Context: one part of a larger RNA
RNA sequence: GAGUGAACGCUGGCGGCGUGGUUCAGACAUGCAAGUCGAGCGAGAUUUUUCAGUUUCAAGGCUUCGGCCAAGAAACUGGAAUUGAGAGCGGCGAACGGGUGCGUAACACGUGAGCAACUUACCCUUAAGAGGGGGAUAGCCCACCGAAAGGUGGAUUAAUACCCCAGUCGGCGGUCUUACGCAUGUAAGAUUGGCCCAAGCUAGGGAUCCUUCGGGACCUGGCGCUUAGGGAUGGGCUCGCGGCCUAUCAGCUUGUUGGUGAGGUAACGGCUCACCAAGGCUAAGACGGGUAGCUGAUCUGAGAGGAUGAUCAGCCACACUGGAACUGAGAUACGGUCCAGACACCUACGGGUGGCAGCAGUUUCGAAUCAUUCACAAUGGGGGCAACCCUGAUGAUGCGACGCCGCGUGGGGGAUGAAGGUCUUCGGAUCGUAAACCCCUGUCACCAGGGAAUAAAACCUGCUUGUUAAUAGCUUGCAGGCUUGAAUUAACCUGGAGAGGAAGCAGUGGCUAACUCCGUGCCAGCAGCCGCGGUAAUACGGAGACUGCAAGCGUUACUC
Numbered sequence: 001g002a003g004u005g006a007a008c009g010c011u012g013g014c015g016g017c018g019u020g021g022u023u024c025a026g027a028c029a030u031g032c033a034a035g036u037c038g039a040g041c042g043a044g045a046u047u048u049u050u051c052a053g054u055u056u057c058a059a060g061g062c063u064u065c066g067g068c069c070a071a072g073a074a075a076c077u078g079g080a081a082u083u084g085a086g087a088g089c090g091g092c093g094a095a096c097g098g099g100u101g102c103g104u105a106a107c108a109c110g111u112g113a114g115c116a117a118c119u120u121a122c123c124c125u126u127a128a129g130a131g132g133g134g135g136a137u138a139g140c141c142c143a144c145c146g147a148a149a150g151g152u153g154g155a156u157u158a159a160u161a162c163c164c165c166a167g168u169c170g171g172c173g174g175u176c177u178u179a180c181g182c183a184u185g186u187a188a189g190a191u192u193g194g195c196c197c198a199a200g201c202u203a204g205g206g207a208u209c210c211u212u213c214g215g216g217a218c219c220u221g222g223c224g225c226u227u228a229g230g231g232a233u234g235g236g237c238u239c240g241c242g243g244c245c246u247a248u249c250a251g252c253u254u255g256u257u258g259g260u261g262a263g264g265u266a267a268c269g270g271c272u273c274a275c276c277a278a279g280g281c282u283a284a285g286a287c288g289g290g291u292a293g294c295u296g297a298u299c300u301g302a303g304a305g306g307a308u309g310a311u312c313a314g315c316c317a318c319a320c321u322g323g324a325a326c327u328g329a330g331a332u333a334c335g336g337u338c339c340a341g342a343c344a345c346c347u348a349c350g351g352g353u354g355g356c357a358g359c360a361g362u363u364u365c366g367a368a369u370c371a372u373u374c375a376c377a378a379u380g381g382g383g384g385c386a387a388c389c390c391u392g393a394u395g396a397u398g399c400g401a402c403g404c405c406g407c408g409u410g411g412g413g414g415a416u417g418a419a420g421g422u423c424u425u426c427g428g429a430u431c432g433u434a435a436a437c438c439c440c441u442g443u444c445a446c447c448a449g450g451g452a453a454u455a456a457a458a459c460c461u462g463c464u465u466g467u468u469a470a471u472a473g474c475u476u477g478c479a480g481g482c483u484u485g486a487a488u489u490a491a492c493c494u495g496g497a498g499a500g501g502a503a504g505c506a507g508u509g510g511c512u513a514a515c516u517c518c519g520u521g522c523c524a525g526c527a528g529c530c531g532c533g534g535u536a537a538u539a540c541g542g543a544g545a546c547u548g549c550a551a552g553c554g555u556u557a558c559u560c
Stems, first nucleotide, its partner, number of pairs: 001560004006556005013407006019400002021365001026363003030360003035092003040089002048081010060069003099318003109242007118235002123231007131165004141154005170196003173192008200223003204220003208217003244290003251281003256278008293315004297308004320341005343354004371397001373396003379393001380391004410440004420431004444501001446496005454487001459481005466474002504549005509530003515544005525532002
């Protein structure tokens, strides 16, 4: 000199863009952060309408005064239609997105290769199929136990839930042949009493048929389902090389190193096990100890290098602590399960419940780090045919000079060189064109009015391309219509008023730009180094003047 996720002191006008628990991976009140599908399934509280019946009331009418008829109203019961809450079965998602950096010196990361040793839901594509049957179970209902959390038993019911049989374009396994190769092998072909599938829904359209008039069958289309091949994407595994300190750590190792066989895995492998052999690593630093997430990058530097790894992006690890598996295409799963532990809460003392290193917020710690805000309008994600629902991702706003950048705090004229301050050799000098005063301007802030863009889709209608029996539907494109904005009345524009609302901080002995007076008297104090202060201190304290930077300026800490 440059820099910082900074802090502290003094000061503080506005805007844009960024950024904000570096310490306790300490503990957490409260709210929200992962749901969705009724076009998979049964059941259905509730609402509304209508029909019938019963009871009560009753305008009015008739009356032999005993009563009778009765539009209509209310309540209840039953039927039909409508609506569809809360839960349940089932599917997909919840393994993404978001947080943190504890652990980890490791194939964790980076980079370059390999897998003839693997997997991949949804998506795209190709081929083939989707026949027949069955038994349950949740919910609902009943009974019981429990303070609660919750649980037990009985009866009953559905499915794209579950199971069985058939058949196999095909795949897997066995056997054989050929070709090739990179050792294990790979590819193609043949063969086989071996093994392996399925599910429907349709609130698109329709000649026809059946019907209990509700609907159903059939055909076609759409969304799904099954098997197999290919692709895409994501992942798994292996290897070369690279990147911290320490020798006051010199030897380390028994599943250890290798083999055979078996088990296990999606897959290779001591991954695990039985047996056999005695190996394997190490001064090019094994083993041990300390520290640490790694990288793209960031800071500095002419570079080489050094330091760092906040925000953003990629990968990894973790989710109160330790361990374990289940489900699933995918987890050994932050807002899932089980066990143990610590902590906290509820309790009827028998027993239960919880996990902010998600977004806000509280508390503790600390020099120190924000709102318990708005919205799904956009982008993206999950579910759904869709409408739509969910989304503390995200988009926005708020707070903080924490940083960078931009703008302003006025411009021109103005000498009696005013008053006043300071100094003085008492003549004057200086603050100083500075002020007053005159003439202007109107940025920002303020007031009033106008006012975009972020919105294009989806949806509906019409035309059109392909498919088709079809002017349905689906698909391609076009046109028209209908809406949808949190931010937000903020950007921007016009008008108004008025110099009005907007300057400080540090320094002035040398290094180092900038000097005098007063006070103090080795005191009080200053200080980055040299050093200053003991009676004229440009070095302490104050004043005036000056210098530097400026909405900041200094100090401290750290890096180059």